[in-house]
RNA sequence: AUUAGUAACAGGGAAGAGACUCUAGCGUCAGACGCGAUGCUGAGCGCCGAAGGUGCAAAUCUUGACUGGCAAGUCCGGGUGAAACUCUCAGGCAAAAAGGACCCUGUUACCUAU
Numbered sequence: 001a002u003u004a005g006u007a008a009c010a011g012g013g014a015a016g017a018g019a020c021u022c023u024a025g026c027g028u029c030a031g032a033c034g035c036g037a038u039g040c041u042g043a044g045c046g047c048c049g050a051a052g053g054u055g056c057a058a059a060u061c062u063u064g065a066c067u068g069g070c071a072a073g074u075c076c077g078g079g080u081g082a083a084a085c086u087c088u089c090a091g092g093c094a095a096a097a098a099g100g101a102c103c104c105u106g107u108u109a110c111c112u113a114u
Base pairs, nucleotide, nucleotide: 001114002113005110006109007108008107009106010105011104012103013102018045020044021043022042024041025040026039027038028037029036046093047092048091052089053087055085059080060079061078062077064075065074066073067072
């Protein structure tokens, strides 16, 4: 100096699912009464999976028991063990905003190879 990788930062892209119900509370608008609209909160039911988190397959290791001359094999149990799979705890469910796994570009640092 170059290539790949890891981490952080910056910019960009990025899905899914109720504009649900309430005889509830508060605020605003309208209003003669009544009826209504809207925002927030709460409760209820229905959903989503891509912040985070849960679980485990192959494989591998191992206590014990059995077979065997040994090597090894078999059985019950236990450990390690991935995800965009799974659970739906958390989070989310019109648009907008926010968030968003993952992807791209750039910078910096570390590290591998030349």

This is a predicted structure of a 114-nucleotide RNA (Glycine riboswitch aptamer) from an Anaerolineales bacterium. The prediction has a mean pLDDT of 80. It was read from a public genome assembly, where an Rfam model found it. The organism belongs to Anaerolineales, within Bacteria. The model forms 90% of the base pairs in the Rfam consensus.